[in-house]
RNA sequence: GAAGCGGGGGUGCCCGCCGCCGGGGAGCCGCCGGCGGGCUGAGAGAGUCCCUUGGAACCUGAUCCGGUUGAUACCGGCGUAGGGAGCUUC
Numbered sequence: 001g002a003a004g005c006g007g008g009g010g011u012g013c014c015c016g017c018c019g020c021c022g023g024g025g026a027g028c029c030g031c032c033g034g035c036g037g038g039c040u041g042a043g044a045g046a047g048u049c050c051c052u053u054g055g056a057a058c059c060u061g062a063u064c065c066g067g068u069u070g071a072u073a074c075c076g077g078c079g080u081a082g083g084g085a086g087c088u089u090c
Stems, first nucleotide, its partner, number of pairs: 001090005006052004012039008021030003058083003064077004
């Protein structure tokens, strides 16, 4: 590195439309649900998409800190931190 059989993981942010409920004199505001679209990314219930101890896939820290954005873990730090899912054969 490959194959076989398993296992682990995430699904945010915004814009518009529709519906329902509440507040209000109106304009309007808020919650919930559905649909369409946009941003970053491998992946936004979506594709075996990614990862499988040689482990930053992913979780905790975190309503963290700095920067950026229309908005968001969007970028960086934190991170030589603490966790985290494997065996066989070639």

Record summary: Predicted 3D model of a 90-nucleotide RNA (TPP riboswitch aptamer (THI element)) from Halorhodospira neutriphila. The model forms 91% of the base pairs in the Rfam consensus. The coordinates come from a structure-prediction model, not an experiment, and the mean pLDDT is 79. The sequence was found by an Rfam model in a public genome assembly. Its Rfam family is "TPP riboswitch aptamer (THI element)". From the family's description: Vitamin B(1) in its active form thiamin pyrophosphate (TPP) is an essential coenzyme that is synthesised by coupling of pyrimidine and thiazole moieties in bacteria.